The part of an RNA shown here (small-subunit ribosomal RNA, 5' domain) has 503 nucleotides and comes from an uncultured bacterium. The full RNA is in RNAcentral, with records from SILVA.
Context: one part of a larger RNA
RNA sequence: GGAUGAACGCUAGCGGUGUGCUUAAAGCAUGCAAGUCGAACGUGAUCCCUUGGAUUCGUCUGAGGGUGAAAGUGGCGAACGGGUGAGUAACGCGUUGGUGAUCUGCCCCGGAGUGGGGAAUAACUAUUGGAAACGAUAGCUAAUACCCCAGAUGUCCUCGUUUUUGGAAAGCGAUGACUGAAGUUCAGGCGCUCCGGGAGGAGCCAGCGUCCCAUCAGCUAGUUGGUAAGGUAAUGGCUUACCAAGGCACAGACGGGUAGGGGGCGUGAGAGCGUGACCCCCCACACUGGUACUGACACACGGACCAGAUACCUACGGGUAGCAGCAGCUAGGAAUAUUGGACAAUGGGCGCAAGCCUGAUCCAGCAACACCGCGUGGAGGACGAAGGCCUUCGGGUCGUAAACUCCUUUUUGGGGGGAUGAGAAAGGACAGUACCCCCAGAAUAAGGCCCGGCUAACUACGUGCCAGCAGCCGCGGUAAUACGUAGGGGCCAAGCGUUAUCC
Numbered sequence: 001g002g003a004u005g006a007a008c009g010c011u012a013g014c015g016g017u018g019u020g021c022u023u024a025a026a027g028c029a030u031g032c033a034a035g036u037c038g039a040a041c042g043u044g045a046u047c048c049c050u051u052g053g054a055u056u057c058g059u060c061u062g063a064g065g066g067u068g069a070a071a072g073u074g075g076c077g078a079a080c081g082g083g084u085g086a087g088u089a090a091c092g093c094g095u096u097g098g099u100g101a102u103c104u105g106c107c108c109c110g111g112a113g114u115g116g117g118g119a120a121u122a123a124c125u126a127u128u129g130g131a132a133a134c135g136a137u138a139g140c141u142a143a144u145a146c147c148c149c150a151g152a153u154g155u156c157c158u159c160g161u162u163u164u165u166g167g168a169a170a171g172c173g174a175u176g177a178c179u180g181a182a183g184u185u186c187a188g189g190c191g192c193u194c195c196g197g198g199a200g201g202a203g204c205c206a207g208c209g210u211c212c213c214a215u216c217a218g219c220u221a222g223u224u225g226g227u228a229a230g231g232u233a234a235u236g237g238c239u240u241a242c243c244a245a246g247g248c249a250c251a252g253a254c255g256g257g258u259a260g261g262g263g264g265c266g267u268g269a270g271a272g273c274g275u276g277a278c279c280c281c282c283c284a285c286a287c288u289g290g291u292a293c294u295g296a297c298a299c300a301c302g303g304a305c306c307a308g309a310u311a312c313c314u315a316c317g318g319g320u321a322g323c324a325g326c327a328g329c330u331a332g333g334a335a336u337a338u339u340g341g342a343c344a345a346u347g348g349g350c351g352c353a354a355g356c357c358u359g360a361u362c363c364a365g366c367a368a369c370a371c372c373g374c375g376u377g378g379a380g381g382a383c384g385a386a387g388g389c390c391u392u393c394g395g396g397u398c399g400u401a402a403a404c405u406c407c408u409u410u411u412u413g414g415g416g417g418g419a420u421g422a423g424a425a426a427g428g429a430c431a432g433u434a435c436c437c438c439c440a441g442a443a444u445a446a447g448g449c450c451c452g453g454c455u456a457a458c459u460a461c462g463u464g465c466c467a468g469c470a471g472c473c474g475c476g477g478u479a480a481u482a483c484g485u486a487g488g489g490g491c492c493a494a495g496c497g498u499u500a501u502c503c
Stems, first nucleotide, its partner, number of pairs: 001503004006499005013374006019367002021332001026330003030327003035076003040073002043070001047066008083285003092210008102202003107198008115149004124139006154178003158174005183190002211257003218248003223245008260282004264275004287308005310321004338364001340363003346360001347358004377407004387398004412440006421430001447492005452473003458487005468475002
């Protein structure tokens, strides 16, 4: 000098664009953050219309049609999106490859199908337990829920053969095994089953790279390899049994410390050094530890179970909870924002759709926290007012500065108009915002630090090794350009200084 997710002191007019718990992965009141589908299914509150009966004229009750709340079964989603950085020195990440060891819902392409039958169960009704959370028993019912049969262009196992880079894939042949489907509708469609391919996604493996300590030098028993079996979508000590005795290491094993990694970011001429906030990719985690279930995908932030800590409710028998989602609260701290608006746009989930949901997102609010831009007026105006300061008492300086004259209106205030964002019509949270026009009036708007040398900028007074200053050298003990005040000056400027950290 540059830089910062900064903080502190003094000061402060406006706008745009960004950014904003770096500390306690501490604890959390409250609200919201994941639902949707009636074109899968049974029920059907309420209300409306038509109509019949009874009537004490209040109403009660029956039939038909429509509306369709609300739970429930079922489907898809909830594994995305959003947060955090605790753990992790690792195939975690980065990069380059491999998978002849693999999976893939929804989507796209191609091919073939969608026949027949059955048993339940929730909701509901009845009874009933419990303070509650939540249940229990009996009975009824539906389906795109569940089960069975048939059925194949099939799929799979084994074997042979051809091809291959090696044991595939693919083709041909043989034996055996295994099984699929669902309907609905406004009859357009939307679905369902099987096979092959694709796209996108995911798993696994390998080469290379990836911090400090040797005051860590030896480490290792599923350890290293083999055989067999199990397990997985899949390779593999991944797991188990048996057999062998191996495997790693000064090119740093093992141990300890620290740490999410990368794209990037800061600085620097570069090499490098430092760093990993915001944005993007990957990973890990979801009160702590463990476990599996469901599913195409989880060992699952707002799912389940168990244990623990913590907190809450309790009728003491027992229950409930998880903001590292968005706001917000307490605590900690030098320090970090609103319990806001909208789904209008973009995107996501569900749905044929209308649409519903979406604290993702888009906006607004707060903060000079950062960067950028604008303004606080312009021109004229004295041998130079007053006043301040200095003075050799002549004067010098603040100083064209002010006053005064003329002008302008960015900004400000008032009034009027008023978007783009919405790709046929309509539809905008932002927002009566941006922007445009008119009017008023220099009006509404300057400070901070410094002036001994480094380092741009000097005098007077006060003080007297005191009070104090200070980044380093050092100033101060009676003429201090170094302390304090004043005048003057210098540098930046809505900021200026200080502190911290990096180059």